[in-house]
Context: one part of a larger RNA
RNA sequence: CGUUUGAUUCUUGAAGGGAUUCGUCUACAGUACGAGAGGACCUAGACGAGGGAACCUCUAGUGUGCCAGUUGUCCUGUCAAGGGCAUCGCUGGGUAGCUACGUUCUUAUAAGAUAAUUGCUGAAAGCAUCUCAAGCAAGAAGCUGACCCUAAGAUUAGGAAUCAAUGUCCGAUUUAUCGGACGAGAGAUCGCCGGGAGACUACCGGUUAAUACUUUGGGCGUAGAAGACCAGUAAUGGUUUAAGCUAACCAAAGGAUAGAUC
Numbered sequence: 001c002g003u004u005u006g007a008u009u010c011u012u013g014a015a016g017g018g019a020u021u022c023g024u025c026u027a028c029a030g031u032a033c034g035a036g037a038g039g040a041c042c043u044a045g046a047c048g049a050g051g052g053a054a055c056c057u058c059u060a061g062u063g064u065g066c067c068a069g070u071u072g073u074c075c076u077g078u079c080a081a082g083g084g085c086a087u088c089g090c091u092g093g094g095u096a097g098c099u100a101c102g103u104u105c106u107u108a109u110a111a112g113a114u115a116a117u118u119g120c121u122g123a124a125a126g127c128a129u130c131u132c133a134a135g136c137a138a139g140a141a142g143c144u145g146a147c148c149c150u151a152a153g154a155u156u157a158g159g160a161a162u163c164a165a166u167g168u169c170c171g172a173u174u175u176a177u178c179g180g181a182c183g184a185g186a187g188a189u190c191g192c193c194g195g196g197a198g199a200c201u202a203c204c205g206g207u208u209a210a211u212a213c214u215u216u217g218g219g220c221g222u223a224g225a226a227g228a229c230c231a232g233u234a235a236u237g238g239u240u241u242a243a244g245c246u247a248a249c250c251a252a253a254g255g256a257u258a259g260a261u262c
Stems, first nucleotide, its partner, number of pairs: 001153001005164007015150004021049007033038001050107006059100004066093005071086006111144002117138004167182007187262004191207005213254006221245002227240005
């Protein structure tokens, strides 16, 4: 820009893409078959490998904004307590998120038309013959369909519901239409705050509504804060004290522009 008024939400599916894999074991059955050795079809069931998707309850990893320990050095005048730098200084753990080595699900299955091939009936050609004779069947992981995803720019531009407008004035006339001006409005965009969305854009949420953020409470993590007291010459230990601190998690309460444009 189009889809012939402008929009919001939901859809149909032409078409396109993806996936559609493989194995072992059990029963049938040591049966059919076979002198024996050996050893099935079919059917039913179980378990896996590989592939795919989603997720984070468990296990595990990361976790440079959490907690603790600790070395050197500088600083806060000193002690104590802290802070900076040294790969996050190093070390031990770790929330959310992300992830796999983890968990769950899936890889199911009708049907149809066929290939090679196997047939029935059957002439041409009194026989025979599955037939580039008429007619009728069977038959594959392949094809169509079935399953999942995208999808109406599918210009053949589809469908449904709902919302707004279809008003006023002027002019023209073929008298129910055309042209111009003004106005209104659904909705959208910008702006502002954000996100489990994201390179940007886009998408999603909020802006009278619980979006960011704040406070409080909880959870989770770490592992027993500082100060004081006690014991000890001291290093240090103990009590107060499951303490103190605690990110991205949960809940409640509070809680954020005016507006602009079409």
RNAcentral holds the full RNA, with entries from ENA and SILVA. A computed fold for a 262-nucleotide part of an RNA from Candidatus Shapirobacteria bacterium GW2011_GWE1_38_92, annotated as large-subunit ribosomal RNA, domain VI. Rfam family: Bacterial large subunit ribosomal RNA.